[in-house]
Context: one part of a larger RNA
RNA sequence: AGCGCAGGGCGGAUGCCUUGGCACUGGGAGCCGAAGAAAGACGCGAUAAGCUGCGAUAAGCCACGGGGAGCCGCAAAUAGGCAUUGAUCCGUGGAUUUCUGAAUGGAGAGAUCCGGCCGGAGUAACGUCCGGUCAUCAUACGCUGAAUCCAUAGGCGUAUGAGGGGAACCGCCUGAACUGAAACAUCUAAGUAGGGCGAGGAAAAGAAAUCAACCGAGAUCCCGUAAGUAGUGGCGAGCGAACACGGGGAAGGCCAAACCAAGGGUAGCAAUACCCUUGGGGUUGCGGACCGCAUUUAGCAUCGCUAAAGCCUAGGAGAACCCCAUGGGAAGGGGGACCGAAGAGGGUGAGAGUCCCGUAUCCGAAAGGCAGAAGCGGCGAGCGGAAUCCAGAGUACCGCGGGACACGAGGAAUCCCGCGGGAAGCCGGGGGGACCACCCUCCAAGCCUAAACACUACCCAGUGACCGAUAGCGCAUAGUACUGUGAAGGAAAGGUGAAAAGGACCCCGGGAGGGGAGUGAAAAAGAACCUGAAACCCUGUGCUU
Numbered sequence: 001a002g003c004g005c006a007g008g009g010c011g012g013a014u015g016c017c018u019u020g021g022c023a024c025u026g027g028g029a030g031c032c033g034a035a036g037a038a039a040g041a042c043g044c045g046a047u048a049a050g051c052u053g054c055g056a057u058a059a060g061c062c063a064c065g066g067g068g069a070g071c072c073g074c075a076a077a078u079a080g081g082c083a084u085u086g087a088u089c090c091g092u093g094g095a096u097u098u099c100u101g102a103a104u105g106g107a108g109a110g111a112u113c114c115g116g117c118c119g120g121a122g123u124a125a126c127g128u129c130c131g132g133u134c135a136u137c138a139u140a141c142g143c144u145g146a147a148u149c150c151a152u153a154g155g156c157g158u159a160u161g162a163g164g165g166g167a168a169c170c171g172c173c174u175g176a177a178c179u180g181a182a183a184c185a186u187c188u189a190a191g192u193a194g195g196g197c198g199a200g201g202a203a204a205a206g207a208a209a210u211c212a213a214c215c216g217a218g219a220u221c222c223c224g225u226a227a228g229u230a231g232u233g234g235c236g237a238g239c240g241a242a243c244a245c246g247g248g249g250a251a252g253g254c255c256a257a258a259c260c261a262a263g264g265g266u267a268g269c270a271a272u273a274c275c276c277u278u279g280g281g282g283u284u285g286c287g288g289a290c291c292g293c294a295u296u297u298a299g300c301a302u303c304g305c306u307a308a309a310g311c312c313u314a315g316g317a318g319a320a321c322c323c324c325a326u327g328g329g330a331a332g333g334g335g336g337a338c339c340g341a342a343g344a345g346g347g348u349g350a351g352a353g354u355c356c357c358g359u360a361u362c363c364g365a366a367a368g369g370c371a372g373a374a375g376c377g378g379c380g381a382g383c384g385g386a387a388u389c390c391a392g393a394g395u396a397c398c399g400c401g402g403g404a405c406a407c408g409a410g411g412a413a414u415c416c417c418g419c420g421g422g423a424a425g426c427c428g429g430g431g432g433g434a435c436c437a438c439c440c441u442c443c444a445a446g447c448c449u450a451a452a453c454a455c456u457a458c459c460c461a462g463u464g465a466c467c468g469a470u471a472g473c474g475c476a477u478a479g480u481a482c483u484g485u486g487a488a489g490g491a492a493a494g495g496u497g498a499a500a501a502g503g504a505c506c507c508c509g510g511g512a513g514g515g516g517a518g519u520g521a522a523a524a525a526g527a528a529c530c531u532g533a534a535a536c537c538c539u540g541u542g543c544u545u
Base pairs, nucleotide, nucleotide: 001544002543003542004541005540006539007538008537009536015530016495017494020467021466022464023463024462025461026460027459028458029456030455031165032164039100040099041098042055043054044053046078047077050074051073061094062093063092064091065090066089070082071081072080105114106113107112115134116133117132118131119130120129121128136162137161138160139159140158141157142156143155144154169200170198171197172196173195174194180187184234210217211216221248222247223246224245225244231239232238252448253447254446255392259280260279261278262277263276264275265274266273267272285426287390288389289388290385291384292383293382299379300378303377304376305375306374310370311369312368313367315363316362317361321336322335323334324333337354338353339343345357346356347355397421398420399419400418401417402416403415404414407433428443429442430441431440432439482489483488502529505516506515507514508513
């Protein structure tokens, strides 16, 4: 030195565990903000670094409920206190709520600095302090008012609103490339990703100028089917409907105009004409105005008042077991019982229906909230009629250029946008996939509209042939430590024991550490703490050299 055996060290695998995650289900809830949000800074404790809570009234203040014996958070300890005259704790409502932040008196390098006005405290006076208020934009109204006569711009005041944030979902605007086509250009990826604006608890859409096919249907949205069909397509890769049917859910309304009335304005000497505002009227495919006749019905998502049951935000009651032995410990074993609308689950010194918390079942709200049966008010109708009047215009439509439609310009209808042209007006107009006729069907150029359908930051309950600390979220917690000028990137790290009973005291040592003693079932569980593999290192010994 090698090999073997034995014993250690180091190391942290493995096993077991779970405070944490992951995915989903069923409910709930779904916006917050100038009455100052979200997010923060700095403070607040007897002692206080972090977290949590709170805000100069600062781990808290008040009220009303719940609750019933302990309490002064995580979190020990000492001191000092509180509590059956009901504390701590839980729920509801309220008060306070520094500074930054849309941040809004002005400034600024966020949490700082400096002001005006009104009122107050204080001072001999000033300084100082306290409370309130002072941003901008939009709209409406009023006042004022230039160059410039009228006016307008501008200025000022008052009122109302806005501003910023939000996980995903939603609408609109904008809008790629990789890729696929086995290359690539039309095409695809894809109206996706990304960017912008905006809204809500949902959003959007929505009450036929729709479909259909000569039969008919009757707003929108969503699911299934039709159907990978018809089509479209360098007819390549691919893209990809509709009608109809079955379901979910269901709801329909209001203006503009004609006409009437009131008020006002413009032109004019005036009669008058025209226009504007407000109110009535009216809302449709045989309609309305107008004339006449009759009178209040069906119904109502909307608006106001009243408001039942129910539900949410604290809680309460809640059955039934003992003995023996083993053991540190019984819930396991043995013996004998009991409850069960409860034998879900968790805990307890090991494996507990009957020990604890619970579970089934039942009960419960002063206050706040959800939802809203029902009622009242309120809104709202019908019939007949000749003529006349009204029924959404730079619109429909056409040309050119684009875009959307499953449809790539195609025979290309339909819808939208840009530029140009430009109707009819009820004896009217649109559509039925070029176009024309007949026929059928509908009424554009105004608006609103629940539910069914999307999502899950948040709350409750629950589930898993999901993970179990190199796994599972990046985090058993941390967006921390650390890195970067910055945008940003971004860890590692769990386990004594049933209980600290966490080793008094003695000895060696400066200490670290160790030896006794003691605790404990165990200390080869001693905090570098469950188990404790391998690599690697050491000691002893056998063999070989």
Molecule: large-subunit ribosomal RNA, domain I
Organism: Angelakisella sp.